């Protein structure tokens, strides 16, 4: 330097916070209180980003949309997490680290520069043709050409030979890549070798495909339930005032409307639970002060053991050590519970390379 | 779920010269003086030029990032 892991002050005294149990006295009773015993945050308790448990609601079946994920094998309750690999690429001298990894059928973009950013022709080279000529050539038109020039982040696989009017995988050898087949190694991604095929730019995005995702969160949800109002039920009272029923009519009886009393369901405040087998709630507890020991640090002061400078007498600029003094001693506080991820963190320490 | 760009508001998006436009500030003109109006300047370093930095902070992808991706900070909205 790099990778992985562990820890994250200790002790004493005084004062204080909080849960439980016991006990004391007081009180109608509880609560509050005193005393004793005993328990009391983290590696991230954080962000609330993934996954799961738990709970309520929803749910015939299929499709679209939306979101997430996308290499291999294994771990796991599960995951978008972890471990070990594979391929490509980037950073580092290196140990090692970062990023990407379904599909190419299709579509789009690549500023400026440059002829051209993929159906390319500016210069150059070559052919045809017209014209002109001082016979060397010049100029114009049509066409071929990616070998040469220069531009750019990126330029039509590389290189040699053949071939050609000049050229070009146009053809061939070798090299690089892709695709197909076979053999061998590996659980596998893949790798090595051989054969065939001239198939031969790159990057990004859209897109397509496959898989997964019902919604909401402990303020979920459950139990009990004051007061007020009240569905419903019962009793009493009142008025015979109004309406209904029994009836042809009257009396009478009865129901409703009214009031009081009692019962009563749903449900609000609130309480308990969910919620914890030794943290645990309710706006929610672990701290403060003093001392000692540590740790880190100082271009502070001293010392002179090592060391160094001088040389025999000493000295101290640098380093190690010791003494004194000073400074610093982090990030951060559970709130239903687990598994991860991410982020913060003074300092100490172990192991591999 | 969204936003952050000069002193303030606010442009720039299939990634291609950052700062358009307005307000403010500032210098000049006009005026006796001011206001209004007109003209110029105005991100930072820098006397000028050249050059460099710069879109909340830090990384990454890319030839190239205000724009795409990740983490953090602050603010706003919804349940």
């Nucleotide at each position: 330097g790099c990778c992985g892991g562990a820890g994250g002050g200790u002790c004493c005294g005084u004062c204080g916070c909080u849960g439980a149990u016991g006990u004391c006295a007081u009180u109608u009773a509880u609560a509050a209180g005193g005393c004793a015993u005993u328990g009391g945050a983290g590696g991230a308790a954080a962000g609330u980003c993934c996954g799961g448990g738990c709970a309520a609601c929803a749910c015939a079946g299929g499709g679209c949309a939306c979101c997430a994920u996308a290499u291999u094998u294994c771990c796991u309750a599960a995951c978008g997490g972890g471990a070990a690999g594979c391929u490509a690429u980037c950073g580092g001298u290196a140990a090692c680290g970062g990023u990407a990894g379904a599909g190419u059928a299709g579509u789009g973009u690549g500023a400026c520069a440059g002829a051209a950013a993929a159906u390319u022709a500016c210069c150059g080279c070559c052919g045809g043709u017209g014209u002109u000529u001082u016979c060397g050539g010049g100029c114009g038109c049509c066409g071929g050409u990616a070998a040469g020039g220069g531009u750019g982040a990126a330029a039509a696989g590389g290189c040699g030979a053949g071939g050609u009017a000049a050229g070009a995988g146009c053809u061939c050898a070798c090299c690089g890549g892709g695709c197909g087949c076979a053999a061998c190694g590996g659980c596998g991604a893949c790798a090595u070798u051989g054969c065939g095929u001239g198939c031969c730019g790159c990057a990004c995005a859209c897109c397509u495909u496959a898989u997964g995702g019902g919604u909401u969160g402990c303020a979920a949800g459950g139990u009990c339930a004051a007061g007020u109002a009240u569905a419903c039920c019962g009793g009493c009272a009142g008025a015979u005032a109004a309406g209904g029923g029994c009836u042809g009519c009257c009396c009478g009886c009865u129901c409703u409307u009214u009031g009081c009393c009692g019962g009563g369901g749903g449900g609000u405040a609130g309480a308990c639970u969910g919620c914890g087998u030794c943290a645990g709630a309710u706006a929610a507890a672990u701290g403060a002060c003093g001392g000692a020991c540590g740790g880190u640090u100082g271009a502070a002061a001293g010392u002179a053991a090592c060391u160094c400078c001088u040389u025999g007498g000493g000295g101290a600029a640098a380093g190690u050590g010791c003494u004194u003094c000073g400074a610093c001693u982090a990030c951060a506080u559970a709130a239903c519970c687990c598994g991860g991820c991410u982020u913060a963190c003074a300092c100490u320490u172990c192991g591999a390379c | 779920c969204g936003a952050a760009u000069g002193g303030c508001g606010g442009a720039a998006u299939u990634g291609g010269u950052a700062g358009a436009c307005g307000c403010g500030c500032u210098a000049g003109a006009c005026u006796c003086a001011a206001a209004a109006u007109c003209u110029g300047g105005u991100u930072u370093c820098c006397a000028c030029a050249a050059g460099a930095a710069g879109u909340g902070a830090g990384g990454g992808u890319u030839c190239g990032a205000u724009u795409c991706c990740c983490u953090c900070u602050u603010c706003g909205c919804c349940c």